A computed fold for a 72-nucleotide RNA from a Polyangiales bacterium, annotated as transfer RNA. The prediction has a mean pLDDT of 84. RNAcentral holds the sequence, with entries from ENA. The source organism's lineage runs through Bacteria, Pseudomonadati, Myxococcota, Polyangia and Polyangiales. Rfam family: tRNA.

RNA sequence: GGUCGGGUAACUCAGCGGUAGAGUGGCGCCCUUACAAGGCGCAGGCCCAGGGUUCGAAUCCCUGUCCGACCA
Numbered sequence: 001g002g003u004c005g006g007g008u009a010a011c012u013c014a015g016c017g018g019u020a021g022a023g024u025g026g027c028g029c030c031c032u033u034a035c036a037a038g039g040c041g042c043a044g045g046c047c048c049a050g051g052g053u054u055c056g057a058a059u060c061c062c063u064g065u066c067c068g069a070c071c072a
Base pairs, nucleotide, nucleotide: 001071002070003069004068005067006066007065010024011023012022013021018055026042027041028040029039030038048064049063050062051061052060
């Protein structure tokens, strides 16, 4: 330099164009003499940035940026 893949909650990841979810973690309650395990609930994200298409974009298109793999 080129070709692909990826950037979504604190972390690991889902998510057909129609108001964004799970697991883990955090907080509260239940359970226990107590702890762990377990059960129930709550908080937490305007989806990397800027444009475009669309009635409507995390999702499609373009550009930029960062990370990874491969090729040179």